The part of an RNA shown here (small-subunit ribosomal RNA, 3' major domain) has 482 nucleotides and comes from a metagenome. It matches the Rfam family "Eukaryotic small subunit ribosomal RNA". A reference for the family is Yusupov et al. (2001), "Crystal structure of the ribosome at 5.5 A resolution", Science. The prediction has a mean pLDDT of 81. The full RNA is in RNAcentral, with records from SILVA.
Context: one part of a larger RNA
RNA sequence: UGACGGAAGGGCACACCAGGCGUGGAGUGCGCGGCUUAAUUUGACCCAACACGGGAAAACUUACCAGGUCCGGACAUAAUAAGGAUUGACAGAUUGAGAGCUCUUUCUUGAUUGUAUGGGUGGCGGUGCAUGGCCGUUCUUAGUUGGUGGAGUGAUUUGUCUGGUUAAUUCCGUUAACGAACGAGACCUCAGCCUGCUAAAUAGUUCCGUCGUUUACCUAACGACGGAACUUCUUAGAGGGACAUUUCGGGAUUACCGGAAGGAAGUUUGAGGCAAUAACAGGUCUGUGAUGCCCUUAGAUGUUCUGGGCCGCACGCACACUACAAUGACGAGUUCAGCGAGCUCCGUGACCUAGCGGUUACGGGAAUCAUGAAUACUCGCCGUGAUGGGGCUAGACCCUUGCAAUUAUUGGUCUUUAACGAGGAAUGCCUAGUAAACGCAAGUCAUUAACUUGCAUUGAUUACGUCCCUGCCCUUUGUACA
Numbered sequence: 001u002g003a004c005g006g007a008a009g010g011g012c013a014c015a016c017c018a019g020g021c022g023u024g025g026a027g028u029g030c031g032c033g034g035c036u037u038a039a040u041u042u043g044a045c046c047c048a049a050c051a052c053g054g055g056a057a058a059a060c061u062u063a064c065c066a067g068g069u070c071c072g073g074a075c076a077u078a079a080u081a082a083g084g085a086u087u088g089a090c091a092g093a094u095u096g097a098g099a100g101c102u103c104u105u106u107c108u109u110g111a112u113u114g115u116a117u118g119g120g121u122g123g124c125g126g127u128g129c130a131u132g133g134c135c136g137u138u139c140u141u142a143g144u145u146g147g148u149g150g151a152g153u154g155a156u157u158u159g160u161c162u163g164g165u166u167a168a169u170u171c172c173g174u175u176a177a178c179g180a181a182c183g184a185g186a187c188c189u190c191a192g193c194c195u196g197c198u199a200a201a202u203a204g205u206u207c208c209g210u211c212g213u214u215u216a217c218c219u220a221a222c223g224a225c226g227g228a229a230c231u232u233c234u235u236a237g238a239g240g241g242a243c244a245u246u247u248c249g250g251g252a253u254u255a256c257c258g259g260a261a262g263g264a265a266g267u268u269u270g271a272g273g274c275a276a277u278a279a280c281a282g283g284u285c286u287g288u289g290a291u292g293c294c295c296u297u298a299g300a301u302g303u304u305c306u307g308g309g310c311c312g313c314a315c316g317c318a319c320a321c322u323a324c325a326a327u328g329a330c331g332a333g334u335u336c337a338g339c340g341a342g343c344u345c346c347g348u349g350a351c352c353u354a355g356c357g358g359u360u361a362c363g364g365g366a367a368u369c370a371u372g373a374a375u376a377c378u379c380g381c382c383g384u385g386a387u388g389g390g391g392c393u394a395g396a397c398c399c400u401u402g403c404a405a406u407u408a409u410u411g412g413u414c415u416u417u418a419a420c421g422a423g424g425a426a427u428g429c430c431u432a433g434u435a436a437a438c439g440c441a442a443g444u445c446a447u448u449a450a451c452u453u454g455c456a457u458u459g460a461u462u463a464c465g466u467c468c469c470u471g472c473c474c475u476u477u478g479u480a481c482a
Stems, first nucleotide, its partner, number of pairs: 001482002006477008015466002019430005026322004031317003034313002042053002064308005070302001075118004085112001088107002091104003122296002125294003131290001133284003136280003143182003147178002149158003161173001163172002187273005193240002197237004203231012243266001245261006324423001328382001330380005342369001345364008389420001394415005436458002439455005
């Protein structure tokens, strides 16, 4: 000095408290282990492995297993060799195979090759404990560093602090320090406000005219067409806006904190991004034509073809979905989004069909076409029962994607109806448009979402504190330890 250990004092965090929803029990999905297997390819194992590898694998992928081809063996040297180095092939046998793979049989080809050696090349082969790069984590906390000066023989220390304050080494102030740098903040993106500017037949509104429906007519409402004006709503450019502004109280009457006002907005306005120093023998050689070394290299660990496997099931763990019902299930009706994305695609209308789906015409490479959700609301029915709750499992049939659906890709119809009556010890997440509930879109995608990433809709209870538990940071102390 301090990666550490003991003790004391501060501070912070959904750490606890107050609560909400759960998980742990059931069924199923999915990942991991184990077991099994020709193979069930493999990485990762506390936070920082386990719905992770953007990993939803029917072939491909694919690395694994059972088999079969091919050379995509550059280049150099040597021998062979135009009296032929070699190449290709019908049929039959052989074979999963209409692979001349091999054999029989002969034809064909013409220096491209074949043999040997050296040397390459390829490798989802090994090594992430040889590496780059990237990512993750320590760690989203407030921390880190040098110059000049001071102290010390020196390592070092002061600066970087008793105190108050802040989300913050943020500021105020104290002051042998002064003045600085990185990080924090500022910054960037998104969401909120603008009757002010710029505009819009890809967004609308208002007015006028013509026609139609309802009305006995005028009016009024709605719809179609045409015109004019405008920008409140919509879109998006330039800008503005918040700075704790004003006020009251607290406070060293400083920094700042609490209340009120105004305001679209007063937790850093909210949510993200970016993110220092020092590290880890964290992950990745299976992202790469990044890469050292080792291995292999023609009976291949190269490559391709066929089939199988990655899905296998006495069991254990993680993460999810569906439930256990009347705040509900079922039937009918009503009414509403925002992110997206769309030509091998998204669909709409008409027709056929129980449904899934099919046929046909048409719109849209999109503010133009198309999509218009579910929780919700109204009415009916059910009536506490393993019930009309719950849907596992299984049988039959149909449609669709694909070369191919068996170990059932998905979807539909009928039948079958299992566990489950709110889950022990334990444990997770969460403070406001948040939790929870509810769906939608995108990614993957020929087909397929119980996943992930976003998006809106409905929308609580309870803290607004403390350091008791857990974890982290700082200071002091003594002195084990390096």